[in-house]
RNA sequence: GGGCCUAUAGGUAAGUGGUAUACCGGUGCAUUCGCAUUGCACAGUCUCGAGUCCGAUUCUCGAUAGGUCCA
Numbered sequence: 001g002g003g004c005c006u007a008u009a010g011g012u013a014a015g016u017g018g019u020a021u022a023c024c025g026g027u028g029c030a031u032u033c034g035c036a037u038u039g040c041a042c043a044g045u046c047u048c049g050a051g052u053c054c055g056a057u058u059c060u061c062g063a064u065a066g067g068u069c070c071a
Base pairs, nucleotide, nucleotide: 001070002069003068004067005066006065007064010024011023012022013021018054026042027041028040029039030038047063048062049061050060051059
């Protein structure tokens, strides 16, 4: 320098045009003498910019970061 892949909540992942979701974690409440467990509720997320579209996490282009291969 070039090819390919990836970027979603604090963590691990699903979702591939139409209300962003699960588990663990966090907070509150209940339960307990107390802790743990359990149950209920809540908060929290689409890397950035542009384009297409009625509508973009999703499609296209570019940037950034990471992984991998070639040189």
A computed fold for a 71-nucleotide RNA from a bacterium, annotated as transfer RNA.
The coordinates come from a structure-prediction model, not an experiment, and the mean pLDDT is 81.